[in-house]
Context: one part of a larger RNA
RNA sequence: GGCGCAUGGUGGAUGCCUUGGCAGAAGACGGCGAUGAAGGACGUGGCAAGCUGCGAUAAGCCUCGGGGAGCCGCAAGCAGGCUUUGAUCCGGGGAUUUCCGAAUGGGGAAACCCACGGGGGUAAAACCCCCGUACGGCCCGAUGAAUCCAUAGUCGGGUGCGAGCGAACCCAGGGAAGUGAACCAUCUCAGUACCUGGAGGAAAAGAAAGAAACCUCGAUUGCGAAAGUAGUGGCGAGCGAAAUCGCAUCAGCCUAAACCUGUUUGACCUUCGGGUUCAGCAGGGGUUGUAGGGCCAGCAACAGUAGAGUUACCAAUCCGGUGGUUAGUCGAAGCCCUCUGGAAAGAGGGGCCAUAGAGUGUGAUAGCCACGUAGGCGAAAAUCAUCCGGACUCGAAGCUGGUACCUGAGUAUCGCGGGGCACGAGAAACCCUGCGAGAAGCUACGGGGACCAUCCCGUAAGGCUAAAUACGUUCUUCUGACCGAUAGUGAACCAGUACCGUGAGGGAAAGGUGAAAAGAACCCCUGCGAGGGGAGUGAAAUAGUACCUGAAACCGUGUGCCU
Numbered sequence: 001g002g003c004g005c006a007u008g009g010u011g012g013a014u015g016c017c018u019u020g021g022c023a024g025a026a027g028a029c030g031g032c033g034a035u036g037a038a039g040g041a042c043g044u045g046g047c048a049a050g051c052u053g054c055g056a057u058a059a060g061c062c063u064c065g066g067g068g069a070g071c072c073g074c075a076a077g078c079a080g081g082c083u084u085u086g087a088u089c090c091g092g093g094g095a096u097u098u099c100c101g102a103a104u105g106g107g108g109a110a111a112c113c114c115a116c117g118g119g120g121g122u123a124a125a126a127c128c129c130c131c132g133u134a135c136g137g138c139c140c141g142a143u144g145a146a147u148c149c150a151u152a153g154u155c156g157g158g159u160g161c162g163a164g165c166g167a168a169c170c171c172a173g174g175g176a177a178g179u180g181a182a183c184c185a186u187c188u189c190a191g192u193a194c195c196u197g198g199a200g201g202a203a204a205a206g207a208a209a210g211a212a213a214c215c216u217c218g219a220u221u222g223c224g225a226a227a228g229u230a231g232u233g234g235c236g237a238g239c240g241a242a243a244u245c246g247c248a249u250c251a252g253c254c255u256a257a258a259c260c261u262g263u264u265u266g267a268c269c270u271u272c273g274g275g276u277u278c279a280g281c282a283g284g285g286g287u288u289g290u291a292g293g294g295c296c297a298g299c300a301a302c303a304g305u306a307g308a309g310u311u312a313c314c315a316a317u318c319c320g321g322u323g324g325u326u327a328g329u330c331g332a333a334g335c336c337c338u339c340u341g342g343a344a345a346g347a348g349g350g351g352c353c354a355u356a357g358a359g360u361g362u363g364a365u366a367g368c369c370a371c372g373u374a375g376g377c378g379a380a381a382a383u384c385a386u387c388c389g390g391a392c393u394c395g396a397a398g399c400u401g402g403u404a405c406c407u408g409a410g411u412a413u414c415g416c417g418g419g420g421c422a423c424g425a426g427a428a429a430c431c432c433u434g435c436g437a438g439a440a441g442c443u444a445c446g447g448g449g450a451c452c453a454u455c456c457c458g459u460a461a462g463g464c465u466a467a468a469u470a471c472g473u474u475c476u477u478c479u480g481a482c483c484g485a486u487a488g489u490g491a492a493c494c495a496g497u498a499c500c501g502u503g504a505g506g507g508a509a510a511g512g513u514g515a516a517a518a519g520a521a522c523c524c525c526u527g528c529g530a531g532g533g534g535a536g537u538g539a540a541a542u543a544g545u546a547c548c549u550g551a552a553a554c555c556g557u558g559u560g561c562c563u
Base pairs, nucleotide, nucleotide: 001562002561003560004559005558006557007556008555009554015548016512017511020483021482022480023479024478025477026476027475028474029472030471031165032164039100040099041098042055043054044053046078047077050074051073061094062093063092064091065090066089070082071081072080105114106113107112115133116132117131118130119129120128121127135162136161137159138158139157140156141155142154143153169200170198171197172196173195174194180187184234210217211216221248222247223246224245225244231239232238252464253463254462255408259284260283261282262281263280264279266277267276268275269274289442291407292406293405294403295402296401297400298399299398307394308393309392317391318390319389320388321387322385323384324383325382326381328377329376330375335350336349337348338347339346351368352367353357359371360370361369413437414436415435416434417433418432419431420430423449444459445458446457447456448455499506500505519547522534523533524532525531
């Protein structure tokens, strides 16, 4: 030196564990904010650095309930307190709530600086304290240009109207490219990503100028089929319906106009009584396509009734009950003996409960030890929901004949240019509209995929509308052929931390003594060290806080063999 055997160090794999994650289901809830939010800064404890809580009333104050013996957070200790006159703790309501932040008196390099007006403290000041003072919208008043009236503007007062934040979902205005087409330009990706505006618990859509086909259906929305069909397409790559059928859920309404009444301004006439007319406003009336309504005539009928309703329809809400949520509470089997063991829940033997043998914990594996579970019960206060009851409020109508007054105009439609429709200009209807033209008005008008006729369907140019649908920041309960510390969230641990970057931004590592600290009194070596050796605890200390198990690489020690 090599190869073995034994025994150590180092190291932290593996096994086991789980306080943390991940995914899904059901339900709840779906906003907070000038009454100052979200998020922060700084404070706050007897001793107090951090986290948590809280706000100069500062780990808290008041009150109403629950609960019933300990308590003063994580977190020990010292000191000192509280508590059956009910503390700590849990829940409802309230008070306080510094400074910054939309931040709003002005400024500003956020958590700071500097003011003005009014009030108070003071004899008066200095100084301190309290209240108000941003901008916009709306309402009222004053003032008031170019420009006579007026208007703009300016000033003052009032106003809980706005602003800012928030995960996704929704609607609208803008709107790519990588890519695919094996190149690429039409096309595709895609009206996607992204930007902006707006709203709600959902949003949007929505009561046919519809869909059909000679039969009919009867608002919208979502799902399944129709169907990868009909189509569209450098007929390439690709894109891609609808009718209809089956389900979910169901709900319908209000205006404009004709006409009537009232009222205001202007104009005209005036016998000063008033009348006519245009326009505006308010009320009644009226709302449809087998056309409907108005007006006129005739007939019939009566009631504050039927019925309906109070965040759809059309105005307007209270009370009581019921049920839920926000604390809780009762809850069977009293298991017994022996053995092993540090410890019994294990093994053997003998019992019991069960509308409860889900689960977790307890010194190993417990239906009967603890918390629970099945099944019951429960709210002073707040809040939500449906239904019931009461009060209250609104509140109907028909038929026949005549008349031709009304039924949404720079609209429909056409031309040009674009866009949307599954549909790329195509035979291209339909919808939207930038420019230019521009109707009819019910014997009317639009549509049925060029266009025309016939036939059929509907009534545009005003508006509202629950449910079925989408999403999950958040809360509750449950589940897992999901992970188990290089996994699972980036984060099981004081993590969006340490650290990096001017910044936008990037972004870690790091879990486990033991059943219980019983965390090693005392002695020895030593620097009154570090570390170790005894002693002691413990089942175990090769479980000693560098702590469960403790692999390998790597480094030793002892010994055998070979050289």
A computed fold for a 563-nucleotide part of an RNA from a soil metagenome, annotated as large-subunit ribosomal RNA, domain I.
RNAcentral holds the full RNA, with entries from MGnify.
The prediction has a mean pLDDT of 83.